Description: Small-subunit ribosomal RNA, 5' domain from an uncultured bacterium, 493 nucleotides, folded computationally.

Context: one part of a larger RNA
RNA sequence: GACGAACGCUGGCGGCGUGCUUAACUCAUGCAAGUCGAGCGAGGAGCUUGCUCCUUGCGGCGAACGGGUGAGUAACACGUGGGCAAUCUGCCCUUGGCUCUGGGAUAACUCCGGGAAACCGGGGCUAAUACCGGAUACGACCACUGAAGACAUCUUCUGGUGGUGGAAAGAAUUUCGGCCAAGGAUGAGCCCGCGGCCUAUCAGCUUGUUGGUGGGGUAAUGGCCUACCAAGGCGACGACGGGUAGCCGGCCUGAGAGGGCGACCGGCCACACUGGGACUGAUACACGGCCCAGACUCCUACGGGAGGCAGCAGUGGGGAAUAUUGCGCAAUGGGCGAAAGCCUGACUCAGCGACCCCACGUGAGGGAUGAAGGCCUUCUGGUUGUAAACCUCUUUCAGCAGGGACAAAGCGAACGUGACGGUACCUGCUAAACAAGCACCGGCCAACUACGUGCCAGCAGCCGCGGUAAUACUUAAGGUGCAAGCGUUGUCC
Numbered sequence: 001g002a003c004g005a006a007c008g009c010u011g012g013c014g015g016c017g018u019g020c021u022u023a024a025c026u027c028a029u030g031c032a033a034g035u036c037g038a039g040c041g042a043g044g045a046g047c048u049u050g051c052u053c054c055u056u057g058c059g060g061c062g063a064a065c066g067g068g069u070g071a072g073u074a075a076c077a078c079g080u081g082g083g084c085a086a087u088c089u090g091c092c093c094u095u096g097g098c099u100c101u102g103g104g105a106u107a108a109c110u111c112c113g114g115g116a117a118a119c120c121g122g123g124g125c126u127a128a129u130a131c132c133g134g135a136u137a138c139g140a141c142c143a144c145u146g147a148a149g150a151c152a153u154c155u156u157c158u159g160g161u162g163g164u165g166g167a168a169a170g171a172a173u174u175u176c177g178g179c180c181a182a183g184g185a186u187g188a189g190c191c192c193g194c195g196g197c198c199u200a201u202c203a204g205c206u207u208g209u210u211g212g213u214g215g216g217g218u219a220a221u222g223g224c225c226u227a228c229c230a231a232g233g234c235g236a237c238g239a240c241g242g243g244u245a246g247c248c249g250g251c252c253u254g255a256g257a258g259g260g261c262g263a264c265c266g267g268c269c270a271c272a273c274u275g276g277g278a279c280u281g282a283u284a285c286a287c288g289g290c291c292c293a294g295a296c297u298c299c300u301a302c303g304g305g306a307g308g309c310a311g312c313a314g315u316g317g318g319g320a321a322u323a324u325u326g327c328g329c330a331a332u333g334g335g336c337g338a339a340a341g342c343c344u345g346a347c348u349c350a351g352c353g354a355c356c357c358c359a360c361g362u363g364a365g366g367g368a369u370g371a372a373g374g375c376c377u378u379c380u381g382g383u384u385g386u387a388a389a390c391c392u393c394u395u396u397c398a399g400c401a402g403g404g405a406c407a408a409a410g411c412g413a414a415c416g417u418g419a420c421g422g423u424a425c426c427u428g429c430u431a432a433a434c435a436a437g438c439a440c441c442g443g444c445c446a447a448c449u450a451c452g453u454g455c456c457a458g459c460a461g462c463c464g465c466g467g468u469a470a471u472a473c474u475u476a477a478g479g480u481g482c483a484a485g486c487g488u489u490g491u492c493c
Stems, first nucleotide, its partner, number of pairs: 001492003005489005012360001014358002017355001018353002020318001025316001027314001029313003034061003039058002042055006068271003078195007087188002092184008100134004109124006140164006146157004197243003204234003209231008246268004250261004273294005296307004324350001326349001328347001332346001333344004363393004373384004399429005410417002437482005442463003449476002452473001458465002
């Protein structure tokens, strides 16, 4: 000098930030992901009886984003620079083409049955942008073949010729769609060079191990997996083992070199009670999805079921220590929808904490009989001290009253529409009125006297003070330094 700090004393106000560093410990309760009736059937409600509205279910999109945490990880995890002739990419944009014709089911519903419940089984009915056939198709695969290019496998030319596979409607001025192909954008996957901890009281490590061939798998390369073959591969330029740790932009310090750290904000990674697994899907091996096992908690009719706050609040616990079970979708952003709109603990705001930084105030000018009181004293005085009283002003702030927003150039056909908030701000009124403490005063180090105590009680960062004249302990008066803070402790430079 710095801090996500804590503790002691004290504490007026505002703004901007910031707030479980410990138990990735356990969690009551509420909310945090829905939306579409302009895809479909059905049911219900209302009345102006032919319209409007609502909804379980099927279906579509989203739920892989956003939000949290740092357990694990010494690794292509991260940073940086490259490569993919070894790759994928829903929604979005551009271009070209197509959107023909059939079919069978099923949930909801109804009937029956089982169960304490969670829920489940059977019979029957029905629709679709749900599902499945057929036709067409420049594209994909296979076989033959032409040209061009390159960096080894190869790539390109919508190259040419023969065999397999898609499409869906709703609406009716506009419009939203669906399918195929090519390109773009965005996002993702894989590979490589280099870089960044400690330890040799860890010296040898390795059998899918290292390489090859065939096969499998993937969007894709590859021992990624498998069969066979060979015996390789790594290592004092530190392998292997152990310890510690998310990484970076950055932050702190320092003249710099360097050292320490990785809280908030931003990028990447990993995780979601513990361990394992796949399904769906453009994308997950999926925080608020599924299955299995385990620990724990809860319900039970004992047969069986339910759950996962490292989301926002909040609870218990741990701890020196860290906040409200708040308001609102008005703005920004996201999901769905043609739109209105709905949802959004993202976000915007408010609340609490002097936790940090910054700003302001606690009055200003005059005022000596240098008042009283306190303290000291050589008893004369000195000092507190222009300080107070007193006089003249001012009203920041707080209080009261009146007015009162921007953020909305948005949304909406129109009426209208602000959580913050009657807040900021403006005007007026009152009265110096409501507002100062903390540490230190032996040297380092700025600021000294007195009483008490008597190696006691105590102080102390170091040197060291205290044993009867203590500027070093305690108290008082005075002084010094900072100031709504001041000190102490901890950590880093």

The RNAcentral record of the full RNA draws on ENA and SILVA. Rfam family: Bacterial small subunit ribosomal RNA.